The RNA shown here (transfer RNA) has 74 nucleotides and comes from an Oscillospiraceae bacterium. Model confidence (mean pLDDT): 81 of 100.
[in-house]
């Protein structure tokens, strides 16, 4: 340099077939329970869906470019 894949919550990821209020587990916080802690149960908060542009009535999802990471080829 070329090709492919990935980038979504603090962490690990799902959503990739365009339309639901953007989700799960763990973590954090609050409450219940407990003598206290842990465990368990109930709940709460937390997101520029890497960045920019485009297509569309509508984009996490499609297209283009850029950045970052991984793998392969040279």
């Nucleotide at each position: 340099g070329c090709g492919c894949c990935c980038g979504u919550a603090g962490c690990u990821c799902a959503g990739g077939c365009g339309g639901a209020u953007a989700g799960a587990g763990c973590a954090a916080c609050u409450g219940c329970c407990u003598u206290c802690u842990a465990a368990g149960c109930a709940g709460u908060g937390g997101g520029u869906c890497a960045c920019a542009g485009g297509u569309u009535c509508a984009a996490g999802u499609c297209c283009u470019g850029u950045c970052g990471g991984g793998c392969g080829c040279g």